[in-house]
RNA sequence: AGAGUUUGAUCCUGGCUCAGAGUGAACGCUGGCGGCAGGCCUAACACAUGCAAGUCGAGCGGCAGCGCGUCCGACCACCCUCGGGUGGUCGGAUGGCGGCGAGCGGCGGACGGGUGAGGAAUGCAUCGGAAUCUGCCUCGUUGUGGGGGAUAACGUAGGGAAACUUACGCUAAUACCGCAUACGACCUACGGGUGAAAGUGGGGGACCUUCGGGCCUCACGCGAUGAGAUGAGCCGAUGCCGGAUUAGCUAGUUGGCGGGGUAAAGGCCCACCAAGGCGACGAUCCGUAGCUGGUCUGAGAGGAUGAUCAGCCACACUGGAACUGAGACACGGUCCAGACUCCUACGGGAGGCAGCAGUGGGGAAUAUUGGACAAUGGGGGCAACCCUGAUCCAGCCAUGCCGCGUGUGUGAAGAAGGCCUUCGGGUUGUAAAGCACUUUUGUUGGGGAAGAAACCGGCCGGGUUAAUACCCUGGUUGAAUGACGGUACCCAAAGAAUAAGCACCGGCUAACUUCGUGCCAGCAGCCGCGGUAAUACGAAGGGUGCAAGCGUUACUCGGAAUUACUGGGCGUAAAGCGUGCGUAGGCGGUUUGUUAAGUCUGCUGUGAAAGCCCUGGGCUCAACCUGGGAACUGCAGUGGAUACUGGCGAGCUAGAGUGUGUCAGAGGAUGGUGGAAUUCCCGGUGUAGCGGUGAAAUGCGUAGAGAUCGGGAGGAACACCAGUGGCGAAGGCGGCCAUCUGGGACAACACUGACGCUGAGGCACGAAAGCGUGGGGAGCAAACAGGAUUAGAUGCCCUGGUAGUCCACGCCCUAAACGAUGCGAACUGGACGUUGGGCACACUUAGGUGCUCAGUGUCGAAGCUAACGCGUUAAGUUCGCCGCCUGGGGAGUACGGUCGCAAGACUGAAACUCAAAGGAAUUGACGGGGGCCCGCACAAGCGGUGGAGUAUGUGGUUUAAUUCGAUGAUACGCGAGGAACCUUACCUGGGCUAGAAUGCUGGGAGACCGUGAGUGAAAGCUCAUUUUGUAGCAAUACACUGCCAGUAAGGUGCUGCAUGGCUGUCGUCAGCUCGUGCCGUGAGGUGUUGGGUUAAGUCCCGCAACGAGCGCAACCCCCAUCACUAGUUGCCAUCAGGUAACGCUGGGAACUCUAGUGAAACUGCCGUCGUAAGACGUGAGGAAGGAGGGGAUGAUGUCAAGUCAUCAUGGCCUUUAUGCCCAGGGCUACACACGUGCUACAAUGGGGCGUACAAAGGGCUGCAACAUAGCAAUAUGAAGCUAAUCCCAAAAAACGCCUCUCAGUUCAGAUUGGAGUCUGCAACUCGACUCCAUGAAGCUGGAAUCGCUAGUAAUCGUAUAUCAGCAAUGAUACGGUGAAUACGUUCCCGGACCUUGCACACACCGCCCGUCAAGCCAUGGAAGCCGGGUGUACCUAAAGUCGGUAACCGAAAGGAGCCGCCUAGGGUAAAACUGGUGACUGGGGCUAAGUCGUAACAAGGUAACC
Repeated sequence: AGAGUUUGAUCCUGGCUCAGAGUGAACGCUGGCGGCAGGCCUAACACAUGCAAGUCGAGCGGCAGCGCGUCCGACCACCCUCGGGUGGUCGGAUGGCGGCGAGCGGCGGACGGGUGAGGAAUGCAUCGGAAUCUGCCUCGUUGUGGGGGAUAACGUAGGGAAACUUACGCUAAUACCGCAUACGACCUACGGGUGAAAGUGGGGGACCUUCGGGCCUCACGCGAUGAGAUGAGCCGAUGCCGGAUUAGCUAGUUGGCGGGGUAAAGGCCCACCAAGGCGACGAUCCGUAGCUGGUCUGAGAGGAUGAUCAGCCACACUGGAACUGAGACACGGUCCAGACUCCUACGGGAGGCAGCAGUGGGGAAUAUUGGACAAUGGGGGCAACCCUGAUCCAGCCAUGCCGCGUGUGUGAAGAAGGCCUUCGGGUUGUAAAGCACUUUUGUUGGGGAAGAAACCGGCCGGGUUAAUACCCUGGUUGAAUGACGGUACCCAAAGAAUAAGCACCGGCUAACUUCGUGCCAGCAGCCGCGGUAAUACGAAGGGUGCAAGCGUUACUCGGAAUUACUGGGCGUAAAGCGUGCGUAGGCGGUUUGUUAAGUCUGCUGUGAAAGCCCUGGGCUCAACCUGGGAACUGCAGUGGAUACUGGCGAGCUAGAGUGUGUCAGAGGAUGGUGGAAUUCCCGGUGUAGCGGUGAAAUGCGUAGAGAUCGGGAGGAACACCAGUGGCGAAGGCGGCCAUCUGGGACAACACUGACGCUGAGGCACGAAAGCGUGGGGAGCAAACAGGAUUAGAUGCCCUGGUAGUCCACGCCCUAAACGAUGCGAACUGGACGUUGGGCACACUUAGGUGCUCAGUGUCGAAGCUAACGCGUUAAGUUCGCCGCCUGGGGAGUACGGUCGCAAGACUGAAACUCAAAGGAAUUGACGGGGGCCCGCACAAGCGGUGGAGUAUGUGGUUUAAUUCGAUGAUACGCGAGGAACCUUACCUGGGCUAGAAUGCUGGGAGACCGUGAGUGAAAGCUCAUUUUGUAGCAAUACACUGCCAGUAAGGUGCUGCAUGGCUGUCGUCAGCUCGUGCCGUGAGGUGUUGGGUUAAGUCCCGCAACGAGCGCAACCCCCAUCACUAGUUGCCAUCAGGUAACGCUGGGAACUCUAGUGAAACUGCCGUCGUAAGACGUGAGGAAGGAGGGGAUGAUGUCAAGUCAUCAUGGCCUUUAUGCCCAGGGCUACACACGUGCUACAAUGGGGCGUACAAAGGGCUGCAACAUAGCAAUAUGAAGCUAAUCCCAAAAAACGCCUCUCAGUUCAGAUUGGAGUCUGCAACUCGACUCCAUGAAGCUGGAAUCGCUAGUAAUCGUAUAUCAGCAAUGAUACGGUGAAUACGUUCCCGGACCUUGCACACACCGCCCGUCAAGCCAUGGAAGCCGGGUGUACCUAAAGUCGGUAACCGAAAGGAGCCGCCUAGGGUAAAACUGGUGACUGGGGCUAAGUCGUAACAAGGUAACC
């Protein structure tokens, strides 16, 4: 510090998500030790049990219990002077002593400890203030005299289950009440008045004594008072959450006067008087919340938070109340009411863990019914001491932070095992084992602290005192005191011994492979993985990260500049109010004086401690603890400064305004007035249609329309002028005239003197539509009706037509009310138009040039912008003020409120849901967008297909099988260039299993081959027989064939969506790219676009491009002309010979031809046009003319196109079978449908006879002349030919003659019967051919559709491959005869380029909207139903304070009782607010591939939208 995610890609906007830190945490897996911390966040829910506040006998009376003493009695023992004594035991008495239950009294229970319910201010924080109190403590002053009457305990007698309580009687005090005194205190009318106290203990020389003591002294107390300290109360200022869908609140309310009350100011309370007080700087109301120091995060500013520690507040079962007291309206006190729990004898009572433990409950979740007062602190006490769940410790919990350990070194045979593998190896991995060493921790044993000093005793000083007592204090000394705990720590022993997990490994994000699974199971923070090769699921191996922890979940801050103070925006992404006027507020020209509020600065006080930070110290380190410093950015006070801002004063004129003059204008309002046009009415002329549309129809018209002429009525709107011209704030404003009226511009001067800008609320205006009342109504025209269109047509089109449109008055208040751009001001290059003024110079012809002010436009510099674009009319650079935005949807919806007659407007959410929604630009594709161009694309022609029969392929059906593949164009006479067996992959049946074929290794055997027999459908199996290879002397080697074993086979099984190769198609279309440069933030663009031209991205010109590559063309082959060379098997002009005839022969090398090499064509020449490229011409020449004709040649890519069945190949599957070998069958089926052909339908023909002319091929398992036989297919014999030699081989259309004469025929030939031939092991399923006989449909073919532009179509035959034969009418070649037409590019189809739009990018076979139907979810309304809190009014009213008070009590102070006010609670009533639920109902969201249409995106097929 950033990253992922919207797109085909890009930039931007914008949300979502992640990486970090943290936690009182919880959950999952795991778990060795120690230190230091922390530990009910939920039910302020209910609580069993124990403990948490007592203490003082030195205040008092006492004596229940314990101990001692004393006395009495009994018994036992002993002694003995027999009286008794001593000792022991038991009993009784005795407060005398130590002490002490209960009680009176004092102090403390107001601290300490807990919790955070309430509370938005009686609170907290900071800083101030004045009208106060303060027990204990400290320092002073002073006093402490003298009396009185009660009461508890106790006793007696009662009541009650208990709690408790009543009556009578006794008694004490540091309990209570008077009297005296009063420095000071308080009150005061300044005369005066009022009000205190308590003793107890220690010691003691004199003196006194009623022997108790007095008295003196000390200590502790007590009263009054002054001060301090501490603590507390009160007041003020500032700051402290959200909601305006809460805008008005308030009667003790605000103030005054006088009282009351309080410690104290005060409406705190009361009487009277006044009518105030608070509030957009947010009152009131509603919701939420303890506040702070701090804590977490953050660079900071901020944001979130308020556990532990510390300060303050509030509370103590809920509500109310007071009492006592220095202090409380009191956690472990009292009274009352309520709820709950418990006890009960049913009459009545008791209780309050939000103290420490603990229990139940709630919850994801939070500990022991522990030890000790040793330390620190607190209460009481003179003290010892007692109490202390405060506290100090221990226990539990990885809850957190910190530290330590689980070994260290060496060790390659890189072990075994695991995993992967390309089978070579790699990895786990120096890891282990092994060897050497160490002992932290743990275990065992031993030693062993600090935390402890006071108090107390002795001694020595000092103080006090009459005193050497006592007491206090200082020093010294002695002894005692440890919960933790035999703990920390130290030593020793043995021994690697006791100790590693968790998460992750697709990207973000460090870390990869195999197997399993197969859109299943599952994962997931976001994007997203999974549909048979998953680094994303599960497992394993390996790896990465952290580590006694690791992950997950939840929450906070960060990243998020995503609420922007620091630090954002508003033309199009969300966002400028429709416009103006103007209030509050904010901001404000220039000079000067003054002030010092803001501002700056010095000093002072405060900002608790802890924490954070810096720096020392202590625990072995660290965490932790501790000393010091800094800081606490704040607040307050005070001194100074005066530039700027503000206040006050005085001026100025540049802002603003006023006056005078001139000017333009659809600015507004009112009243008049004009012509054209439409419609209607009347009349004339006139006759059959008019009207309307894509085409029609509805409609109008013979009752006279339409057309035309004349007259009239009425309403509305104002052609031309007219213009990115004018005016207005916007909406808006258009014939002409008049009246009234607003604003603006310009010019020059004069005047006022900052009077200004903006503007929350507010007020006004505000298109169209709509509403109300009354008019008006020609045209147009929602609704509505009819006619069309259509699958439908509640539309688009047509014919009608009502509201409305118009006027007056009143509402409505919204628009894509747009420049999608708030208003004002200043500054910042220009160019060219235009409107209204002014100035100057020219010129006077209607017209020019320059400058300037105010408007309105176009283009553009800098700059800005995501880009588009804006650009002195800013979206530039700045200032002031206002409004608005914060992901999409839900939704401008719901609820509430305000406004409105209504329609509705304004204000304006949430639940839920998605990971996007969006802006601009780019490249494509697409368009029922445009431009330009091409193609047998159309058109113009010729001939077909579609109808018939048949052949063939396909679908379908059938079948045991009808093997498989190909399926729009780009499958269908296709793979197949040839299925009777074979082929063959299919079916049925039989058989084989290292297998039918191939290579290699080892072992062993034999030559192999062959022959015969049996069985069988065959293959095969079984049996018999024969033979004994080659080389070498030999061992042995080699060859061949079985057997066994091994390595290995086989598969036309699946996946063409895992692939290679090959192929089809767009398309022989002219395109597709690259390097460098340039432009752009970028995707990309440029080049390749433009102007021409071409068959062509062919070429030329221009150009921020310059070049290049793959394509085009050319180079290659065939054909067309000529030349040269060559001359057999081909040729024969000339010469000669010969034949019935023939290059037959000699010969020739001319011609044809053959097959090699060359030439030739290039717009080269001429003319026209053109810059050029090039085009044109019936140009010339030429065999050929503008690419001469044809072929081969197929760019980047597209279709997951086709092919795993040509072949190859990954993976999967199969192995006595999905392999292999056989026989038979099938691929040839047949109600049907389609494609491609053939033959025809006839006279341009059929038949017969005769005659002529090719090219290119093939031939030895062959072609076969010729002869004979047969009607023929063929057969028999047989020459020649390994081919320019021989053969196939006859070319056929054609031509000549004859016949048929328009018929289902002398057309056509299917089908069928019979007889044959040939091939072949074999023609039944299922071959071809021949002959005889038979003689079907068919008379030119519906919608539709195909091919072809010249040697082409059409037509005629010929040959070949495959092949035993043939289903060939197919395919591939060859030649013969040989046309017609093309005006042209509007339209159909396909394509190229440019441009435009786009919401498409799987790319229009795209995208996408709404209703309906189904499921789920949240939510609004709703008759009602059930709650909650609050306020108001009334009724009732406990305890209690206060006030009043004759009877009763008391010696008194006073009390009881009664009355009154207030009041918790309760009840009633009517409203408002809020929550839950609710039959039914409304829309919304999300869901699988549902239904109906096709609204939007292209001109989206009616432009879209408000």

The RNA shown here (small-subunit ribosomal RNA) has 1506 nucleotides and comes from an uncultured bacterium. The sequence is in RNAcentral, with records from ENA.